[in-house]
RNA sequence: GGCCCCAUCGUCUAGUGGCCAAGGACGCGGGAUUCUCAGUCCCGAAACCCGGGUUCAAAUCCCGGUGGGGCCA
Numbered sequence: 001g002g003c004c005c006c007a008u009c010g011u012c013u014a015g016u017g018g019c020c021a022a023g024g025a026c027g028c029g030g031g032a033u034u035c036u037c038a039g040u041c042c043c044g045a046a047a048c049c050c051g052g053g054u055u056c057a058a059a060u061c062c063c064g065g066u067g068g069g070g071c072c073a
Base pairs, nucleotide, nucleotide: 001072002071003070004069005068006067007066010026011025012024013023018056028044029043030042031041032040033039049065050064051063052062053061
């Protein structure tokens, strides 16, 4: 330098054009239970990498950028 893949709560992830509020697990905060802790149960906060485009409608499709990974040279 060329090509390919990936980017979603703090972490790991589901999603494949419309659905309910973007769901789940762990973690975190609060409450119940307990003499206390742990465990268990209930509740809660928390995310679509950035900029454009297509569309009535985009986390999802297209283009560019950024970051990460792989292959070739």